[in-house]
RNA sequence: CGAGUUCGCCAGACGGCCGCGGUUGCUCAGGGCAAUCGAGGAAAGUCCGGACUCCACAGGACAGGGAGCUGGGUAACGCCCAGGCGGGGCGACCCGACGGAAAGUGCCACAGAGACCAGACCGCCGAUGGCUCCUUCGGGGGCACAGGCAAGGGUGAAAAGGUGGUGUAAGAGACCACCAGCAUCCCGGGAGACCGGGGUGGCUGGUAAACCCCUCCCGGAGCAAGGUCAAGCAGAGGCGUCGGUGGUCCGCCGGUCAAGCUUCGGGUGGACCGCACCGAGGUCUGGCGGUAACGCAGACCCCAGAUGGAUGGCCGUCGCCCGCUACAGGCGGGUACAGAAUCCGGCUUACCGGCGGGCUCGUCGC
Repeated sequence: CGAGUUCGCCAGACGGCCGCGGUUGCUCAGGGCAAUCGAGGAAAGUCCGGACUCCACAGGACAGGGAGCUGGGUAACGCCCAGGCGGGGCGACCCGACGGAAAGUGCCACAGAGACCAGACCGCCGAUGGCUCCUUCGGGGGCACAGGCAAGGGUGAAAAGGUGGUGUAAGAGACCACCAGCAUCCCGGGAGACCGGGGUGGCUGGUAAACCCCUCCCGGAGCAAGGUCAAGCAGAGGCGUCGGUGGUCCGCCGGUCAAGCUUCGGGUGGACCGCACCGAGGUCUGGCGGUAACGCAGACCCCAGAUGGAUGGCCGUCGCCCGCUACAGGCGGGUACAGAAUCCGGCUUACCGGCGGGCUCGUCGC
C1' cells in the first nucleotide's frame, strides 16, 4: 500500500422567520407570556421471553406445544458468552433443528440385475456324468448343461467396511495382518461435553429438518388488560341444569327462584386513572471480580406521554458523497431505511453515507 475478516460509534450541523405537544411558573373571562423537555437503531415484523392486570383459593393426569452437545450469564428465553465435536476457508474467521438408527415402523426418485432377509446385465469357475478332437493309452484340449461365485467391469449420491495376503474349481471377513468405524472393559487428563492410550470382539449403509423413543420446560387471556367518576334509559321473552379464561378426564369451588346462553327493544359513546420519577432506568469510570457474557461499587441524570392522535414549513450558510471542469475554485446532482401509543430483554427484516479499533493474507521498503 492492497485485499479480507471482526467489533464499536454517528444517523447531518448552524442561523433567521413563522407554526406545534407536555410540564412548571406568572398573568388571567376568553386567553396570553416565560422557562424547559419533546421519535429509532431499527420505533418495523408480532417471531420468542417476561414485568403488570384479570379469571382464581387453583391441584393432578392425558392429549397438545416448545427446547435438545457441555458449562456459565440473565428476571426469563428458542437469547448472549466460553468451550467440545463436525463442516467450510491458505488464514483471521464463519456455519451447525448438535440426544437416540443396537425399541419399533417407514423412505432412498431415476438409472441399475440388485438400495439392507438384496442381487446376476457384462462376466469368472464348472468335478462326476454327456458330446467331440488328439494321444506315447498315462492322459491332454474344446463345447454345452446341472451347479457354484459376487473378488473384476458397468449403473448410481450411495452397491452392504478399506489395503495386502492365505485359501479356493473360481471366490468371499471364510480366515489372517494392518487400518477406519461401532460395542465393551481399563488407565491418564478435564467440573463437563470430550481428548489421548491400551485390551477384547468379525460386528460394519443413509435418513429422525420422517413417524417415533428418551430427557427437560409450558394454566388462560391480554392495556381494546383492568379500574374510578359522571350522565341517561324501558324493559319484554326463550332455553335451562349446570357454570367456573384453549381441549378431555379426575379433583375442588359455586348453584337449582340462579348463574349462564340467547331473541327483540331502549339508553350511553363523556371525564379521569392505568400512562412514564423508582424503572430487571439511563450515562460515565484508566475502580474491583471474571477469558468473556456479565456482576458489584462510585459519581451524575430524569430523557415524549399524544388520544382524528405533537417535531412542521420557508430561506440562507456549511458538512459528507458522486460527476463535469479552464483545477484558483466554479457548476450540477444526491443525502438512506423510516414515526412512539403500557413497558422491558432478545431475534429477524430494511437501509444512504461516514468514522475508529483488533486480527489475517499478499506485495514493497528498512
Bacterial RNase P class A from an Acidimicrobiia bacterium, 366 nucleotides, folded computationally. It was read from a public genome assembly, where an Rfam model found it. Rfam family: Bacterial RNase P class A. Rfam classes the family as a ribozyme. Rfam's curators write: Ribonuclease P (RNase P) is a ubiquitous endoribonuclease, found in archaea, bacteria and eukarya as well as chloroplasts and mitochondria. The coordinates come from a structure-prediction model, not an experiment, and the mean pLDDT is 77. The organism belongs to Acidimicrobiia, within Bacteria.